[in-house]
Context: one part of a larger RNA
RNA sequence: GGCGUAUGGUGAAUGCCUUGGCUCUCUUAGGCGAUGAAGGACGUGACAAGCUGCGAUAAGUUUCGGGUAGGUGCAAAUAACCUUUAAUCCGAAAAUUUCCGAAUGGGGCAACCUGAUUAAUUGAAGAUUAAUCAUCAAUUUGAUGCUAACCUGGUGAACUGAAACAUCUAAGUAACCAGAGGAAGAGAAAACAAUAGUGAUUUCCAAAGUAGUGGCGAGCGAAAUGGAAAUAGCCCAAACCAUACAUGUUUCGGCAUGUAUGGGGUUGUAGGACUACAAUAUAGACUUUAAAUUUAUAGUAGAAAUUUUUUGGAAAAAAAAUACCAAAGAGGGUGAUAGUCCCGUAAACGAAAUGAAUUUAAUACUUAGUAGUAUCCUGAGUAGGGCGGGACACGUGAAAUCCUGUCUGAAUUUGCCGGGACCAUCCGGUAAGGCUAAAUACUCAAGAGAGACCGAUAGUGAACUAGUACCGUGAGGGAAAGGUGAAAAGUACCCCGAACAGGGGAGUGAAAUAGAACCUGAAACCAUACGCUUACAAGCGGUCGGAGCCCUUUGGGGUGACGGCGUGCCUUUUGCAUAAUGAACCUACGAGUUACUCCUCUCUAGCAAGGAUAAGAAUUUAUGAUUCGCAUCCGUAGCGAAAGCAAGUCUGAAUAGGGCGAUUAGUUAGAGGGGGUAGACGCGAAACCCAGUGAUCUACCCAUGGGCAGGUUGAAACUUCGUUAACCCGAAGUGGAGGACCGAACCAGUACACGUUGAAAAGUGUUUGGAUGACCUGUGGGUAGGGGUGAAAGGCUAAUCAAACUGGGAGAUAGCUCGUACUCUCCGAAAUGCAUUUAGGUGCAGCCUCAAUUUUAUUGUCAUAGAGGUAGAGCUACUGAUUGGAUGCGGGGGUUUCACCACCUACCAAUUCCAGACAAACUCCGAAUGCUAUGACAUUUGAUUGGGAGUGAGGCAGUGGGUGCUAAGGUCCAUUGCCGAGAGGGAAACAACCCAGACUAUCAGCUAAAGUCCCUAAAUAUAUGCUAAGUUGUUCUAACGUUGUGUGAUUGCCUUGACAGCUAGGAUGUUGGCUUGGAAGCAGCCAUUCAUUUAAAGAGUGCGUAACAGCUCACUAGUCGAGCGAUCGCGCGUGGAUAAUAAUCGGGCAUAAGCAUAUUACUGAAGCUAUAGAUCAUUUUAUGAUGGUAGGAGAGCAUUCUGUUCUGCGUCGAAGAUGUGAUGUAAGUCAUGUUGGAGCGUUCAGAAAAGAAAAUGUAGGUAUAAGUAACGAUAAAGCGGGCGAGAAACCCGCUCACCAAUAGACUAAGGUUUCCUGAUCAACGCUAAUCGAAUCAGGGUUAGUCGGGACCUAAGGCGAACCCGAACGGGGUAGUCGAUGGACAACAGGUUAAUAUUCCUGUACUAGUAUUUAUUGUGAUGGGGUGACGUAGAAGUGACAAUCUUGCGUACUGACGGAAUAGUACGUUGAAUGACAAAGGUAUACGAAAGAUAGGCAAAUCCGUCUUUUGUGCUGAAGUCAGAUAGUACCAUGAGUCUUCGGACAAGUGGAUAUAGAUGUAAUCAUGCUACCAAGAAAAACCUCUAAACAUAGAUAAAUACUACCCGUACCUCAAACCGACACAGGUAGUCAAGUAGAAAAUACUAAGGUGCUC
Repeated sequence: GGCGUAUGGUGAAUGCCUUGGCUCUCUUAGGCGAUGAAGGACGUGACAAGCUGCGAUAAGUUUCGGGUAGGUGCAAAUAACCUUUAAUCCGAAAAUUUCCGAAUGGGGCAACCUGAUUAAUUGAAGAUUAAUCAUCAAUUUGAUGCUAACCUGGUGAACUGAAACAUCUAAGUAACCAGAGGAAGAGAAAACAAUAGUGAUUUCCAAAGUAGUGGCGAGCGAAAUGGAAAUAGCCCAAACCAUACAUGUUUCGGCAUGUAUGGGGUUGUAGGACUACAAUAUAGACUUUAAAUUUAUAGUAGAAAUUUUUUGGAAAAAAAAUACCAAAGAGGGUGAUAGUCCCGUAAACGAAAUGAAUUUAAUACUUAGUAGUAUCCUGAGUAGGGCGGGACACGUGAAAUCCUGUCUGAAUUUGCCGGGACCAUCCGGUAAGGCUAAAUACUCAAGAGAGACCGAUAGUGAACUAGUACCGUGAGGGAAAGGUGAAAAGUACCCCGAACAGGGGAGUGAAAUAGAACCUGAAACCAUACGCUUACAAGCGGUCGGAGCCCUUUGGGGUGACGGCGUGCCUUUUGCAUAAUGAACCUACGAGUUACUCCUCUCUAGCAAGGAUAAGAAUUUAUGAUUCGCAUCCGUAGCGAAAGCAAGUCUGAAUAGGGCGAUUAGUUAGAGGGGGUAGACGCGAAACCCAGUGAUCUACCCAUGGGCAGGUUGAAACUUCGUUAACCCGAAGUGGAGGACCGAACCAGUACACGUUGAAAAGUGUUUGGAUGACCUGUGGGUAGGGGUGAAAGGCUAAUCAAACUGGGAGAUAGCUCGUACUCUCCGAAAUGCAUUUAGGUGCAGCCUCAAUUUUAUUGUCAUAGAGGUAGAGCUACUGAUUGGAUGCGGGGGUUUCACCACCUACCAAUUCCAGACAAACUCCGAAUGCUAUGACAUUUGAUUGGGAGUGAGGCAGUGGGUGCUAAGGUCCAUUGCCGAGAGGGAAACAACCCAGACUAUCAGCUAAAGUCCCUAAAUAUAUGCUAAGUUGUUCUAACGUUGUGUGAUUGCCUUGACAGCUAGGAUGUUGGCUUGGAAGCAGCCAUUCAUUUAAAGAGUGCGUAACAGCUCACUAGUCGAGCGAUCGCGCGUGGAUAAUAAUCGGGCAUAAGCAUAUUACUGAAGCUAUAGAUCAUUUUAUGAUGGUAGGAGAGCAUUCUGUUCUGCGUCGAAGAUGUGAUGUAAGUCAUGUUGGAGCGUUCAGAAAAGAAAAUGUAGGUAUAAGUAACGAUAAAGCGGGCGAGAAACCCGCUCACCAAUAGACUAAGGUUUCCUGAUCAACGCUAAUCGAAUCAGGGUUAGUCGGGACCUAAGGCGAACCCGAACGGGGUAGUCGAUGGACAACAGGUUAAUAUUCCUGUACUAGUAUUUAUUGUGAUGGGGUGACGUAGAAGUGACAAUCUUGCGUACUGACGGAAUAGUACGUUGAAUGACAAAGGUAUACGAAAGAUAGGCAAAUCCGUCUUUUGUGCUGAAGUCAGAUAGUACCAUGAGUCUUCGGACAAGUGGAUAUAGAUGUAAUCAUGCUACCAAGAAAAACCUCUAAACAUAGAUAAAUACUACCCGUACCUCAAACCGACACAGGUAGUCAAGUAGAAAAUACUAAGGUGCUC
């Protein structure tokens, strides 16, 4: 380390529970709001953070009613109180009810700011209190805003479906908008219908998926009529009359017209007016009042059981015993399961107050007839028509009917409209005005109940402080989280420990392994103890055999040395161990469901030539059931286009033929299979559309502010000089331009490196570009999604952009991918054909399965009989092609010729002949196999109809072919087999090859392929050969080569001596001739390569030389003594033979274990046999069958709930958890031990949220990597002391180091208590912590003058009026808001732990009020002035600060001592304000006086303009004096107090000060000056003028006294407190700016000050 057992931890599953949900039923209610809503903000408690309640009368106040003993909510404890003089509590009615919100005096960034008028308080200012003050429409007053669905109307998509898409569909849906009600809308026929009739509307059932409509596609889809529910009808306009008023006219009598009011009147069989008669009755939905009844909102009262025993913590349980109530045995609670214990329940009773309903009475209002028919009335820009649209089921169609944008345009009761174009007849009705309950729809809400609904990953998102925490700028998104116990009896006391951490004892309790992280307490995961085992071993970890050891109840259990075999699961595929997909592990959750009068099939049941009801109604034990209900549907008859006919009919001339029918079974319900319409098995797009939210990022624009160290260059222009006739021109100087130059801040981001699970979701380091400009930047605004913005990159538009984000249509669609959950049994495919905008999809057919029917129709073998043209073969048998030879028609060439002939030819070549030979589209021929038929024998099946499928990617091997290269593990066909979907044996391993088809078991037998030396079961078998290469033999071999070897055939030499070896010879003419410098056998050429001597010897086979020489060979002799050569076959070898780790399995191989031949024995499989068993079938006592993916069919198991049964089990212990045993073919079941502590099962049925290993599944938990990476700027620490349980980090001290245009100081935004003090250290802090910006408690922010408001306006916003627009809304004048700008009054010192221009001291200033004094034309929302403005540059002036020099003061230094003239350090200071003064600037400047004046919307004495006269003013820093006896600061000394012994605080006392000089600059002067062109806010404050008005109110000046509101104010602010998820190397506007060196704000070192970056 492995396995096992035991005990724990972690963790939260499971079981049980339920306070919360879900879905319904019945009833109620159907609104709230200017009498201030809904919804909030802020408060409110003794202590009070949250929820709840309430509102300054604040967990509450009053009255009435109920009720009765305890109360002060959730929520414990303490304190303090209330209550029988009736509290708390419940109900009704009142009071109070801050601020915001329609929000309403005005404004505004909701919960804030700020007015006017009247009244009150104080004499006034100032302050406080109360009331009123919005807009629109109107004329009692109303509206505005909110609210779940339902309703009406306006506007109105897209995805999608049509397998594409445009008409169409989705759909008049979603969404937005307007409006109303408890319902809404519709509604009393200008309606339907059809020769009969009905009689407003609405809703339900049927008619009916019919008639229709429709790229006649997908789809869409009525009505009449019938049955029901509920029922209800009316009023105006007009005619006519009257009154009033007005107008016109008049003969003044009136008349006419118009308006208003009243009467009258309201319809189709026409009615009414009018004329003539007649009468006071009936009815009503609706007004008000009163009474009664009922009811709602609190309540009252409510029967009946006790005892004993046992168990137990507890009795209600068990046992026993007797009972009792019941109009009450619904339910809940009580220490386990209660009719008789409690609350309740049945039946009964009850209201001061408020509401509702009904009834009655009274009242208000409305309501009627008959006859006549001359005249009058009966709804006009209407009906209708044209054009264009829309609605009607109806898409323009033959298109009626309805609506209308536009253009037109009637009739008048003898009229008009409709009846699906239109016309006639007929019928129905009477438009162009209006009202109208019920039946119907819905449920935010209240009450009462129900559930074969859920039970904490479920059920609402939410059982709990949940729309909370948290995320986002915002619209918006959106969690997790239940359980101690009967009762807190919630552990007194002791011990360990620094400890209020945690633990051990003790105690409580039935139980503490119920201890608050609390019921049960699974798994992953982490430990501890023990048993067996493990350090030469290669392992999908199991399985089969099994030694040893341990335990044992002797049954068995644990371990497992050694040996055999053995490449996970799922998915997808022709095919996966695959190195193809998915899963880290565990637990829970997680996918074929539901609806429908739909269609179809099967089964079951009822009835049957019939069957069934629907809506609805009644009854009832009430979501149910029963009985009615016959509308309607299906069937009983078909055929035809139809008229029509009918067991027939149609076609047809037909009586023919043919087509479709007829000789009968349906229908209703339930269950199941399948289909359709719906999201339709689950998860998954990219997209499209609708409505909103965003310019705090970024792009551009608008308004208003700010910023740019320092250095350099030197344009125009000007001045002077020269020059010129004059210009021009030149020189010097002045000058200071520039999208100029260098370079910091600032902005940008060039190159490289680092970083890449970062310090950082874009940075750091070095380097680089711009840096007075088309520059950078702050604040406030504007532009919004097919839109914006864009110096343009498709860039940016909140870390998102070729169309943002959020919510919705929506579960879009997905011919695509993935996943899809218990068991067993039977059968069992396909990867083919045709078609397809089709090829990975689908339809039909084929193949599978189930049911029914039919029967022998099916299959094999043999025999017989057939058709046929393939393989083969053949071609003097055709067609075509073809080699050689013979012949040689014909042609070419040549000779010849005038020409014809003729001749020649190693040229081409027809026909024929001889020989050879080819063909898928040749055949004189022609099999095998297959096919057809018949018969016999065997044997399985086949066919038809109907339900359900899957498949339509195939693959390999053999054979026959096409294609290709007679390539491919290629591709396309045919045919067979196998794999697919097939296990077993063999081939080492190896889907397909060989053998063989697995129901189960066996320690039985026989075989197949293949094997038998060992691994490894079986022959070291037999016989005869071959191979020498380790060939065989490892995937793999060839052409070609081979004197390897065996064997066969043919042939030559040889005892007259072969072949090979050895010894000897190998000569002469001659150096042959030629050639040549030379050539002698041997460079080359020639040849009669000749001749001689010989046993033999070439005018020479090689080597060699310059040429010779020399060495050899051929040839010969000797020696030797028997075989030696050649050619062609065959067997086995050999070379040819080259791939990367090391690869015949290994050993081995002449006595084979190689190869070949022959023979015998054995081994060998899930085959066959044997024995036993299971299920099914049959011909039933035996035989057969049982591999299986997609798929079909059948039978079961388990889970949850319901009914039923056992009149079941259970505190003497249920479920769950965890072991053990038994049992079944399996899913499973049963028994029992331990734990657990209250529920649970059996039978038979029923209903389902009904079974997980996989979906990069969802949620939670836990591993691994791993004690690994890292601990966030390399500016740096060290020592001593202190506190403390503990110190690298905290505190103090000393030393060291770092920053110093910042790492210092101030301040805006933003944050929002982080500030200070005390206490604490669980968590937070990347380590520790005694520390902290952490936790707990307490404290802290003081203003007339600072900032903002009570003042002003810019961009821009809102917006009376007005304009535009389906609606919402969009513009916009007057106004009103709106700073980043204008206006505007305080300084110094001191003081706190924490605030100070705010408090205190001193000294000032501003506005106002009152009083007093003096003077006096005052007066505005109007006029005028002023306010009032660019950029760049230059030269002056000149503080504070700073430095230097000097004086003075103090302290220190002086080495042993003294001295000073020496040296060092520090100090030597002073505000606002008031008065005075004044450099400079300005002269086209600034004034003064007088006169005139048609302009300044009226006026003006003002301004403007003009004229005249006259002056020097105007502005203004610095400076001086006071302020100023701050006796302050500073320096020295220092009584005393405290102390951590280091020091800290400190009364008192003493001290100097020429307010010197120099350098030099910022602010300032200065809104100045100069230059330039791009020509550079507004309004108020302020001054002045008058108008209206007023005239002693007001104004001006001075003095005194008084008044002076609201908000901010702590702290951080280049950062640990802001924006970046962090205590994050990033980002963040403005102000101050020391010393030395330096041009400098560069850079370096330092000061003040701060810090050493939390390992």

Notes:
The prediction has a mean pLDDT of 80. This is a predicted structure of a 1655-nucleotide part of an RNA (large-subunit ribosomal RNA, half A) from an uncultured Bacteroidota bacterium. The sequence was found in a public genome assembly.